[in-house]
């Protein structure tokens, strides 16, 4: 230097089923009232007829979450920036925003937790910034107390 196999533990991610939430919400139908406006955002062209609200009658789903099972794993995985592709508007164009996927550069050892921020219907949950103790690993340290570093690391075996 290369190959193989491992470890950290409320360990990481995916899929299926289930339950609750979402919610009597979106939306649909009927009737009334008001309005000249009505699309994820802005502008333009075109087209359609609706838009808001109240009452009544019907009435979801997705994402996220609980539990169980299975699968793949230990940069497991996640985040930020940039690029490609696809999607979200009544149709099209331009510019944005959002979602999914993929490539690439950088960052993060890990779970828990306090405060703040973002997403979300949400207090759940996820992500993130700054802290706290803890934990695994390596190095330093005469012993010890301890201090410091990062997974492109560490341990073991083989060549």
């Nucleotide at each position: 230097g290369g190959a193989u196999a491992g470890a950290g533990g409320c360990g990481c991610g995916g899929c299926g089923c289930u339950c609750a939430u979402g919610c009597g919400u979106a939306c649909c139908g009927u009737g009334g009232a008001a309005c000249a406006a009505g699309g994820c955002c802005a502008g333009g062209c075109a087209g359609c007829u609706g838009u808001u609200u109240c009452a009544c009658g019907g009435g979801a789903g997705a994402g996220g979450g609980u539990g169980c099972g299975c699968c793949g794993c230990c940069g497991a995985a996640g985040g930020u920036g940039a690029g490609g592709c696809g999607g979200c508007c009544u149709g099209c164009c331009u510019g944005g925003g959002c979602c999914g996927u993929u490539u690439u550069a950088c960052c993060u050892g890990g779970g828990c937790u306090g405060c703040g921020g973002a997403a979300c219907a949400a207090u759940a949950u996820u992500c993130u910034g700054c802290g706290g103790a803890c934990u695994g690993u390596c190095a330093c340290g005469a012993g010890g107390a301890g201090u410091g570093g990062a997974g492109c690391g560490c341990u073991a075996u083989c060549c």
RNAcentral holds the sequence, with entries from MGnify.
This is a predicted structure of a 159-nucleotide RNA (Lysine riboswitch aptamer) from uncultured Lawsonibacter sp.
Model confidence (mean pLDDT): 81 of 100.
NCBI's taxonomy places the organism under Bacteria, Bacillota, Clostridia, Eubacteriales, Lawsonibacter.